RNA sequence: GCGGCCGUUGUUCAGUGGUAGAAUGCGAGGUUUCCAACCUUGAGACACGGGUUCGAUUCCCGUCGGCCGCA
Numbered sequence: 001g002c003g004g005c006c007g008u009u010g011u012u013c014a015g016u017g018g019u020a021g022a023a024u025g026c027g028a029g030g031u032u033u034c035c036a037a038c039c040u041u042g043a044g045a046c047a048c049g050g051g052u053u054c055g056a057u058u059c060c061c062g063u064c065g066g067c068c069g070c071a
Stems, first nucleotide, its partner, number of pairs: 001070007010024004018054001026042005047063005
């Protein structure tokens, strides 16, 4: 330099045009003499820019970052 895959709460993963969900972690409450465990509840996310569309996390283009391959 060229090609491919990926980027979603703190972490690990779903979701693939209409509202973003789970586990775990975090906060609060309950239970317990205390801790742990358990139960209830709450907050927290679509890498960035543009395009298509009534509507984009999803489709297209570019940028950035990560991984793999080729040279």
Molecule: transfer RNA
Organism: Candidatus Norongarragalinales archaeon